[in-house]
Predicted 3D model of an 84-nucleotide RNA (transfer RNA) from a Deltaproteobacteria bacterium. The RNAcentral record of the sequence draws on ENA and MGnify. Its Rfam family is "tRNA". RNAcentral records the identical sequence in 2 taxa. Lineage of the source: Bacteria > Pseudomonadati > Myxococcota > Myxococcia.

């Protein structure tokens, strides 16, 4: 230098036919149980702003297509593999 693949909450990892983003698990927080713990069970759990009601943003980044994009298209980045 060429080709291929991957990139989603703190972590792993779903969502592929474009249609509520974040299922499920781990971790975390609160509670139940216990003399107290562990285990188990229940609830919550993306970020920011706000006293709150609520609002804004968010799938590596920037654009495009579309009523609508994690998904399709273009460019860029990071990581991995193969070839030279």
């Nucleotide at each position: 230098g060429g080709c291929c693949g991957u990139c989603u909450g703190g972590c792993g990892g779903a969502a592929c036919u474009g249609g509520c983003a974040g299922a499920c698990g781990c971790a975390g927080u609160g509670g139940a149980c216990u003399c107290a713990a562990a285990a188990u069970c229940c609830a919550c759990c993306g970020a920011c702003c706000g006293c709150a009601a609520g609002g804004u943003c968010a799938u590596c980044c920037c654009g495009g297509u579309u009523c609508g994009a994690u998904u399709c298209c273009g460019g860029g980045g990071a990581c991995g593999g193969c070839c030279a």